[in-house]
RNA sequence: GCCCCCAUCGUCUAUCGGUUAGGACGAGGGAUUCUCAUUCCCUAAAGCGGGGUUCGACUCCCCGUGGGGGCG
Repeated sequence: GCCCCCAUCGUCUAUCGGUUAGGACGAGGGAUUCUCAUUCCCUAAAGCGGGGUUCGACUCCCCGUGGGGGCG
């Protein structure tokens, strides 16, 4: 330098155009317990940036940024 892949709650990860963006762990609150742990219930928390397509974009396209891999 060229090519390919990835980017979503704090972390890991679902969601192949119309979802209140779901789950697990973690966090906070509550129930249970003499206390702790376990268990159960509830709550908060996310689409890398900028354009484009579309009635409608996390999802499709383009340009970046960051990360990973391959080739030279």
Predicted 3D model of a 72-nucleotide RNA (transfer RNA) from an Opitutaceae bacterium.
Rfam family: tRNA.
The sequence was found in a public genome assembly.